[in-house]
Context: one part of a larger RNA
RNA sequence: UCCGGCGAGUUGCCAUGUUGCGCAAGUCUAACUAAGUUAACUUAGGGAGGCGAAGGGAAACCGAGUCUGAAUAGGGCGAUUUAGCGCGGCGUGGCAGACCCGAAACCAGGCGAUCUAUCCAUGAGCAGGGUGAACCCCGAUGAAGGUCGGGGGGAAGCCCGAACCGGUCUGAGUUGCAAUUCGGUCGGAUGACUUGUGGUUAGCGGUAACAUGCCAAACGAGCCUGGAGAUAGCUGGUUCUCCCCGAAAGGUCUAUGGGGACCGUGGCACGCUAGGUGUUGUCGGUGGUAGAGCUACUGGAUGGGGCAGCGAGGGUAACCGAGUUGUCUCAACCAAACUCCGAAUAACGACGUACACUACCGUGCUAGACAAUCUCAUCGGGCUAAGCUGAUGAGAUGAGAGGGAAACAACCCAGACUUUCGGCUAAGGUCUCAAAAUCAUAACUAAGUUUCAAAGGAAGUCUAUGUCCAUAGACAGCUAGGAGGUUGGCUUAGAAGCAGCCAUCCUUUAAAGAUAGCGUAACAGCUCACUAGUCGAUUGGAAAUAGGCGCCGAAAAUUUAUCGAGGAUAAGUUAUGUACCGAAGCCAGAGAUGCUUGUUCUUUGAACAAGUAUGGUAGGGGAGCGUUCGUACCGCAGUGAAGUCGAUCUGCAAGGAUCGGUGGAGUGGUACGAAGUGAGAAUGCCGGA
Numbered sequence: 001u002c003c004g005g006c007g008a009g010u011u012g013c014c015a016u017g018u019u020g021c022g023c024a025a026g027u028c029u030a031a032c033u034a035a036g037u038u039a040a041c042u043u044a045g046g047g048a049g050g051c052g053a054a055g056g057g058a059a060a061c062c063g064a065g066u067c068u069g070a071a072u073a074g075g076g077c078g079a080u081u082u083a084g085c086g087c088g089g090c091g092u093g094g095c096a097g098a099c100c101c102g103a104a105a106c107c108a109g110g111c112g113a114u115c116u117a118u119c120c121a122u123g124a125g126c127a128g129g130g131u132g133a134a135c136c137c138c139g140a141u142g143a144a145g146g147u148c149g150g151g152g153g154g155a156a157g158c159c160c161g162a163a164c165c166g167g168u169c170u171g172a173g174u175u176g177c178a179a180u181u182c183g184g185u186c187g188g189a190u191g192a193c194u195u196g197u198g199g200u201u202a203g204c205g206g207u208a209a210c211a212u213g214c215c216a217a218a219c220g221a222g223c224c225u226g227g228a229g230a231u232a233g234c235u236g237g238u239u240c241u242c243c244c245c246g247a248a249a250g251g252u253c254u255a256u257g258g259g260g261a262c263c264g265u266g267g268c269a270c271g272c273u274a275g276g277u278g279u280u281g282u283c284g285g286u287g288g289u290a291g292a293g294c295u296a297c298u299g300g301a302u303g304g305g306g307c308a309g310c311g312a313g314g315g316u317a318a319c320c321g322a323g324u325u326g327u328c329u330c331a332a333c334c335a336a337a338c339u340c341c342g343a344a345u346a347a348c349g350a351c352g353u354a355c356a357c358u359a360c361c362g363u364g365c366u367a368g369a370c371a372a373u374c375u376c377a378u379c380g381g382g383c384u385a386a387g388c389u390g391a392u393g394a395g396a397u398g399a400g401a402g403g404g405a406a407a408c409a410a411c412c413c414a415g416a417c418u419u420u421c422g423g424c425u426a427a428g429g430u431c432u433c434a435a436a437a438u439c440a441u442a443a444c445u446a447a448g449u450u451u452c453a454a455a456g457g458a459a460g461u462c463u464a465u466g467u468c469c470a471u472a473g474a475c476a477g478c479u480a481g482g483a484g485g486u487u488g489g490c491u492u493a494g495a496a497g498c499a500g501c502c503a504u505c506c507u508u509u510a511a512a513g514a515u516a517g518c519g520u521a522a523c524a525g526c527u528c529a530c531u532a533g534u535c536g537a538u539u540g541g542a543a544a545u546a547g548g549c550g551c552c553g554a555a556a557a558u559u560u561a562u563c564g565a566g567g568a569u570a571a572g573u574u575a576u577g578u579a580c581c582g583a584a585g586c587c588a589g590a591g592a593u594g595c596u597u598g599u600u601c602u603u604u605g606a607a608c609a610a611g612u613a614u615g616g617u618a619g620g621g622g623a624g625c626g627u628u629c630g631u632a633c634c635g636c637a638g639u640g641a642a643g644u645c646g647a648u649c650u651g652c653a654a655g656g657a658u659c660g661g662u663g664g665a666g667u668g669g670u671a672c673g674a675a676g677u678g679a680g681a682a683u684g685c686c687g688g689a
Stems, first nucleotide, its partner, number of pairs: 001689006011096013026051003032045005055062002065077004099237002102234001106227006117201001119199007126191001128160003131156001135152007164188003169184004203219001205215003212221001240624006251262004266366006275358005280352005291341001292339002298335003302331009313320002372397010402413003417591004422587003428581003431566003437578001439577006450568001456552002460549006467542003477534005483507003488502003513528001516527003592614010625678001627675010643662008
């Protein structure tokens, strides 16, 4: 990992609803007794008692009324409408293990110190070498205490190092030789040493040179058995089929937030009504948003002016006066928590028209859900960040398949009952991959733009608009001029058009700035503006504005990699048009089922016809299939049962039937009943491969 088998809403009591049956103002027996049969049970008896037929009150009590109360008042609860009781099935709730598996833990009683920790008793062990304490003796010396030397001696939690004990670092091993080992290296090795045997201390405990260490290979509280199916608002799992309907991820409360309750939303049953819902018209009121405004408040905030107070400083003084505070005034402003104002929509109510769709409402029973997500619109928070977060409205996903967007829950189109080698379309497409136009007309783009991007930049190119110049010669080019007062004044070492400041005139002229740029130390020099000539343009020239499509701006990490690819100058872009392709959409043929209506009939119902519907998670409802056993009836079987293998037929499906092989003894149908009743999942359990 696979295969086979096993594996999860059960049972009892109580309550409630529904359904079937019996009896009915009643209904039912319980324990128990008797008979029969006998481990089951049946029949008869048994009315003790329960529920119901009357309620009100705390109660006494009264009673179709009663309680409150002074009340014949009012009010509350009742009656006036009578249906219950028992048994069985089904749904749900409660109490029980209560759908199944799963803790870590808690408590009780026992068992453990053959491992290990401490201690006690009694024994045992420690090669060899080194150092050389106390003390003793001898000698020397000294007055002496003493000092020096030599010899003996053999102390020590002394030194080196085997056994022994340990386990520092490292390698191997890591389904090992081994649930801690092996090699090398290393610590202690006469001691707080090591060790044999026997004993002591026990879990709310012991022991501990204290590491939460050890107490029989996992100890922050041992193990075993029991309470025990502890509890688990948590995770996982929960087994056959078809048909009908079909959610929610809001609100409120919650020691509540991944739980629960009620409401909203789903399903089913019954009842009531002929209306309901949506769009639309008119009318009605509610409101304080958008906007706007503010000498209309509360605040913010800018500039000018007036007045007043204070006032640094200056001045002999008069007085001047930076600044600052208040107030008045002029002007322009700001605000989610400002408003003198104030929409449009939306929402609500009434009435009405037309169209569309069908429900609405009430009662009862019974769920699931209360983590939502994205897109669009309008907003709050954030950075006018987030596949961010919080609202309101709409849609989708959730629970929705199909076509398009290369791929892509949420985007675009469109809501899948089944079937057809039928047709038409939507979005989107029509050169090839790849179904359909190498379609038509007009234009644009040259960038492979198309096939990512901004501020900003540019005689790209096309179109449009008005203005100006021009055969009295435009524009560009070329030739020539571009002067004088004057080196303007000031400044300056110098400043002569051209460092800087001020002024920016006049003259001669066809024209020429007290100079637009380069240049010089300053001059000089070279251009420009401006003028003349030359040239000879009407499809002219100049400057500018607007629009279309392009260009630059544009660097990234595995491999082209921002058309899906090939590739394309259209197969790109804009505009117009026609045709075609294209989905589970629509239409057509055939068929199934639900609902409604109608007709017929063997009118609890069935058949037929028409219309309409039939995506679906949680979940609700309906109808069935199959397994085991029981009762009754009817069958099959050694002329071959069940099981098993294969084939054929059949039912929408769960399934069923027949035939053949194998097999070798049981087994089926119909009706009803009862359940240990259906497996693919639970790191499920057992077995096998």
Background: The part of an RNA shown here (large-subunit ribosomal RNA, domain II) has 689 nucleotides and comes from a Candidatus Woesebacteria bacterium. The source organism's lineage runs through Bacteria, Bacteria candidate phyla and Candidatus Woeseibacteriota.